Predicted 3D model of a 499-nucleotide part of an RNA (small-subunit ribosomal RNA, 5' domain) from an uncultured prokaryote.
Its mean pLDDT, the model's own confidence on a scale to 100, is 85.

Context: one part of a larger RNA
RNA sequence: GGAUGAAUGUUGGCGGUGUGCCUAAUACAUGCAAGUCGAACGAAGAGAGUAGCAAUACAAUCUUAGUGGCGAACGGGUGAGUAACGCGUUGGUGAUCUGCCUCGAAGUGUGGAAUAACCUCCCGAAAGGGAAGCUAAUACCGCAUGGUCUCUCAGGGUUUAGAAAUCUGAGAGUAAAGGAUUUAUUCGCUUCGGGAGGAGCCUGCGUCCCAUCAGCUAGUUGGUAAGGUAAUGGCUUACCAAGGCUACGACGGGUAGGGGACCUGAGAGGGUGACCCCCCACACUGGAACUGAAACACGGUCCAGACACCUACGGGUGGCAGCAGUAGGGAAUAUUGCGCAAUGGGCGAAGCCUGAUGCAGCAACGCCGCGUGAGCGAUGAAGGCCCUCGGAUCGUAAAGCACUUUUAUGAGGGAAGAGCAAGGACGGUACCUCAUGAAUAAGGAUCGGCUAACUACGUGCCAGCAGCCGCGGUAACACGUAGGAUUCGAGCGUUAUCC
Numbered sequence: 001g002g003a004u005g006a007a008u009g010u011u012g013g014c015g016g017u018g019u020g021c022c023u024a025a026u027a028c029a030u031g032c033a034a035g036u037c038g039a040a041c042g043a044a045g046a047g048a049g050u051a052g053c054a055a056u057a058c059a060a061u062c063u064u065a066g067u068g069g070c071g072a073a074c075g076g077g078u079g080a081g082u083a084a085c086g087c088g089u090u091g092g093u094g095a096u097c098u099g100c101c102u103c104g105a106a107g108u109g110u111g112g113a114a115u116a117a118c119c120u121c122c123c124g125a126a127a128g129g130g131a132a133g134c135u136a137a138u139a140c141c142g143c144a145u146g147g148u149c150u151c152u153c154a155g156g157g158u159u160u161a162g163a164a165a166u167c168u169g170a171g172a173g174u175a176a177a178g179g180a181u182u183u184a185u186u187c188g189c190u191u192c193g194g195g196a197g198g199a200g201c202c203u204g205c206g207u208c209c210c211a212u213c214a215g216c217u218a219g220u221u222g223g224u225a226a227g228g229u230a231a232u233g234g235c236u237u238a239c240c241a242a243g244g245c246u247a248c249g250a251c252g253g254g255u256a257g258g259g260g261a262c263c264u265g266a267g268a269g270g271g272u273g274a275c276c277c278c279c280c281a282c283a284c285u286g287g288a289a290c291u292g293a294a295a296c297a298c299g300g301u302c303c304a305g306a307c308a309c310c311u312a313c314g315g316g317u318g319g320c321a322g323c324a325g326u327a328g329g330g331a332a333u334a335u336u337g338c339g340c341a342a343u344g345g346g347c348g349a350a351g352c353c354u355g356a357u358g359c360a361g362c363a364a365c366g367c368c369g370c371g372u373g374a375g376c377g378a379u380g381a382a383g384g385c386c387c388u389c390g391g392a393u394c395g396u397a398a399a400g401c402a403c404u405u406u407u408a409u410g411a412g413g414g415a416a417g418a419g420c421a422a423g424g425a426c427g428g429u430a431c432c433u434c435a436u437g438a439a440u441a442a443g444g445a446u447c448g449g450c451u452a453a454c455u456a457c458g459u460g461c462c463a464g465c466a467g468c469c470g471c472g473g474u475a476a477c478a479c480g481u482a483g484g485a486u487u488c489g490a491g492c493g494u495u496a497u498c499c
């Protein structure tokens, strides 16, 4: 000099745009953050209207607890753990999976048994649970059909290589669901083959400090076989062999999420990993699996533990490192706001949901922009301050005269953002016009040298200053005050940290 997620002292007019718990991965009151589909299904309630004298019947439509489907593995948060195939990068998968989307091919036949809801009863303080009976489906289970699917066998063929892909033949096995309406369409369902996007696994290289850590290792290293997985593999198990790693730093200890990037620097480097993007890990602590295309799952399940809450003492309930917010900790970090209008996501035919997100609120926390007036004005006024008492200086500064209106205040108009129609939280906002009137708006630090800027008074090694050198003991340009000056300016200083 530059920089910061800063803090602090002091001062403070406006706008734009960003950013805002770095500490206790501490504990959390309250509300919201993941639902949706009646165009899969039975049922319950309401019910315009139609018919009828009435009872009643039919019934568009609406609502919904449940069965069922899809979603809930995304999006959002945090950085505790991790020095690792975690991340970055080079490749591999002849060792793999893939819901929704997309392209193509074929099919969608025929049967069955239940169960929730409901109803009746029972237990319990509650949370919740049990028994009997009834019922539906795109829920569940058979049978049929079926190959370019799977498996077995045989043959051909390719490859460095294998029961790979692929080709031929034989045998065995395996599928389905219907809905809507405008009634000839559409949305689905089943099987198979591609694509896109996504994911798993393997691999070369790179990736902090300590040798006052020098030896480490028994599923350890390899093989055979089996199991397991979507898939390779000591991934697991049995048996066999005795290996494997290491001064090119094993093992151990400490610290730490990694990268794109950011800061600095002429560069080489050094430092950092807030915001934004990619990846990883975690979800009160530890463990486990279930469902599913995908999880060993933040707002799912089970077990154990700590903590907290409810209790009729028998037993239950909970998890903000989602958005707000509270307590605590701290030098320190915001609203229990508005809206789904836009962008995107989930389900769906419309539509609903969405603390993602879009906005608004708070904070000079950062960056950028604007303003606090401009012209003329000498008697160089008054006043302050210095003085050699002549004067010098604040100083064209003020007053005064003639102007302007960014901003401010008031009044009127008033968007785009919406790309079929409808639909605007922001917002009567931005912006535009008019009126009023210099009106509403300047401070901070420094002045011995480094370092731009000096005098007076007070103090008297005191009080104090100080980044370094150093000032102060009676003439202090270094302390305090005043005048003046210098410098930056809605900021200016200080502290901390990095180059």
Stems, first nucleotide, its partner, number of pairs: 001499004006495005013370006019363002021329001026327003030324003035070003040067002043064004049058003077282003086207004091202003096199003101195008109143004118133001120131004149173007178187004208254003215245003220242008257279004261272004284305005307318004335360001337359003343356001344354004373403001375401002383394002386391001408436006417426001443488005448469003454483005464471002